[in-house]
Context: one part of a larger RNA
């Protein structure tokens, strides 16, 4: 000096309390344990693993088995030697490819040379050697990144001054704050890295731009749009605005600041990003690169076909879907936002109950498509039942992507119609445009197991009396046979 306390003071966080909705029961997905297996390839493992790496495992990917092939190698530099019917290579034999065999044809660039053969020199090919090559090991050799505490308020240093000294002090105290944030006081004075801003975004105005946006007013037109026009919406580039600036207060050292109000689109950080101090866990990660050091080199390296990563008693975790009337169907009809298209997205019209097809217009996109938004509103049935609830599972018959859908894809349509009637002990999330519901987009991507992730609108609640208790976190302090 710090670390622990079933020690004390204060303080703070969906930590509890208050509340809404779930998870634990069912069935379907995904994930990992365990089994099992030729191989189920490897990592990740209390929070900080477990719809995690994986933002797309049928082949590829792939790294794991099995089988069949190869050895200067699939890929890079160099050296030495060879080398014109050379390289390269239709077809043809083999064969599951891969490879292996024959093999018509048949080259290229420089330089002597008027060209062509030849020579000489390279490329290309062959030996042979250096070497290549390894997702083999070690994250406890390491780099970079990353997770967690924690967006918690905290972690230092100089120069001083106390102490023999380790070291204090500054940073404690007394208010204040989200905040080591500010004031006030103090042997302390200054300082740094956090905090706040400084950046983008959304929330209101204002100028500027008007075309593919817009449409109040005018002309044509049943309308859709056109002409016109740029106000308005809106794009998108600059400004303006919020500062406790004003007021008031039996608030408060009359200081920070708090409480209430005016006025504002917005008020006391306005809501939401980025943004992550010193540092902890020898956390993770050599499988994402990059790296020492080991290890392998006719093989732990490289090609291939085929399986596997998809198994299935069973345990767990993270989701979808229900168990229904605030529901279910059927018909009609509204209202988005943010994205995506050229090997694309695909209208219109026309087949087909559907998935799809056939079409072919527009579109490198504010121009056109993906586009139906859904919950909603409005009517019409159903009448509390394992059902017009729920959809698993499983016969059939179709589509559709790809060389290929048996292992092991998605979709339609018909027929089946299981578990489940609200889920114990326990436990997770949310404090406001949130929670819960509801549907749209994109990445990966041919297709897809997408209920997953990241976004993006629509509707839209209750609670919070308080901090004793649980958890985790700051300060200060006590008290220790830890360090």
């Nucleotide at each position: 000096u710090g670390a622990c306390g079933g020690g004390g003071a204060c303080c703070c966080g969906c930590a509890c309390a208050a509340g809404c909705g779930g998870a634990g029961g069912a069935g379907c997905a995904u994930g990992u344990g365990g089994u099992u297996u030729a191989a189920u390839u490897c990592g990740a493992u209390g929070c900080u693993a477990c719809g995690c790496g994986a933002g797309g495992a049928a082949c590829c990917u792939u790294a794991c088995c099995u089988g069949g092939g190869u050895u200067u190698g699939a890929c890079a530099u160099g050296u030495a030697a060879g080398u014109a019917g050379u390289a390269g290579g239709a077809a043809c034999c083999u064969g599951a490819a891969a490879g292996g065999g024959c093999a018509a044809c048949g080259a290229c660039c420089c330089g002597u040379a008027u060209a062509a053969a030849u020579c000489g020199g390279g490329a290309g090919c062959u030996u042979a050697c250096a070497c290549a090559g390894g997702u083999g090991c070690u994250g406890c050799a390491u780099g970079g990144c990353u997770g967690u505490c924690g967006u918690c308020a905290g972690c230092u240093c100089g120069u001083g001054u106390c102490g023999u000294g380790a070291g204090a002090u500054g940073u404690u105290g007394g208010g204040u704050u989200a905040a080591g944030u500010c004031c006030c006081g103090c042997a302390a004075c200054g300082a740094g890295c956090g905090c706040a801003a400084c950046c983008a975004u959304c929330g209101u105005c204002c100028u500027u731009u008007g075309u593919u946006g817009c449409u109040a007013a005018c002309c044509c037109g049943c309308a859709a749009g056109g002409g016109a026009g740029c106000a308005c919406u809106c794009u998108a580039a600059g400004g303006a605005g919020a500062c406790u600036g004003c007021c008031a207060g039996u608030u408060u050292u009359u200081u920070a600041a708090c409480u209430g109000g005016a006025g504002g689109a917005a008020g006391g950080a306005g809501g939401a990003g980025a943004u992550g101090a010193c540092g902890u866990c020898a956390a993770g990660u050599c499988a994402g690169u990059a790296u020492g050091g080991c290890c392998c080199u006719u093989a732990c390296g490289c090609c291939c076909a085929g399986g596997g990563c998809u198994a299935c008693a069973c345990a767990c975790g993270u989701g979808c879907u229900a168990c229904a009337a605030u529901g279910g169907u059927c018909g009609u009809u509204a209202c988005a936002a943010a994205g995506g298209g050229u090997u694309g997205c695909c209208a219109a019209a026309c087949c087909g109950c559907g998935a799809g097809g056939u079409g072919g217009a527009g579109c490198u996109a504010a121009u056109c498509c993906c586009a139906a938004a859904a919950a909603g509103a409005c009517g019409g049935c159903c009448c509390c039942a394992g059902u017009c609830c729920a959809g698993a599972u499983c016969g059939g018959a179709g589509g559709c992507u790809g060389c290929a859908a048996u292992c092991c894809g998605c979709c339609u349509c018909c027929g089946u119609g299981a578990a489940g009637u609200u889920g114990g002990a326990u436990u997770c999330g949310c404090u406001a445009g949130u929670a819960a519901c509801c549907g749209c987009a994109g990445a990966u991507c041919a297709g897809c197991c997408a209920u997953g992730c990241u976004g993006c609108g629509g509707u839209g609640a209750a609670u919070a009396c308080g901090u004793u208790c649980c958890c985790g976190g700051g300060u200060c302090u006590u008290g220790u046979a830890c360090a």